[in-house]
RNA sequence: UCGCGCGCUCCGGGGUCGGUGUAAUUCCGAGCCGGCGGUGAAAGUCCGCGACCCAGUCGAAGCCAUCGGCUGGUUGACCUGGUGGAACUCCAGGACCGACGGUGAAAGUCCGGAUGGAAGGCAGUGCGC
Numbered sequence: 001u002c003g004c005g006c007g008c009u010c011c012g013g014g015g016u017c018g019g020u021g022u023a024a025u026u027c028c029g030a031g032c033c034g035g036c037g038g039u040g041a042a043a044g045u046c047c048g049c050g051a052c053c054c055a056g057u058c059g060a061a062g063c064c065a066u067c068g069g070c071u072g073g074u075u076g077a078c079c080u081g082g083u084g085g086a087a088c089u090c091c092a093g094g095a096c097c098g099a100c101g102g103u104g105a106a107a108g109u110c111c112g113g114a115u116g117g118a119a120g121g122c123a124g125u126g127c128g129c
Stems, first nucleotide, its partner, number of pairs: 002128005009121002016030004032108001033098002035049004044096002053073008078094005100112003
C1' cells in the first nucleotide's frame, strides 16, 4: 500500500410572495432544494448504490395481522453552445425530475413511520499478503 474483518462515530436540503376558493404551505403564477461512491475535470438528470414500495421465503406452536431475518423485483429526470488534451460533471442559455401514508383540496418542501434504517465517510484496531 492492498484485501478481509471488528467495534465506535458521523451521515438530506427545501414552502417564500401573490392569486382562486367555504377550505390549499397540497391547485395556479413566480421563487426555493438537491443523499452516497465512481468518472480523463467539480454531476439531482452519465454509470452504480441506498432510502421508499412490492413479492417470495424462514422464525415467533397453527391461521389472520404485526414484527424481524434472508432472497428477488421495482425505482424519476438534459439538451444546445463555449473553453479545454480531457467535461452529458465546468461556464452561458434553455429544459426536466422528485417514494409511501395522512390532510377541510391533489404535497420534492407541511405532518407521520423516523429519537428509525441504509448506501457511504472519517479516524482506530486485528488478521493476511
FMN riboswitch aptamer (RFN element) from Streptomyces echinatus, 129 nucleotides, folded computationally. Of the family's consensus pairs, 97% are formed in the model.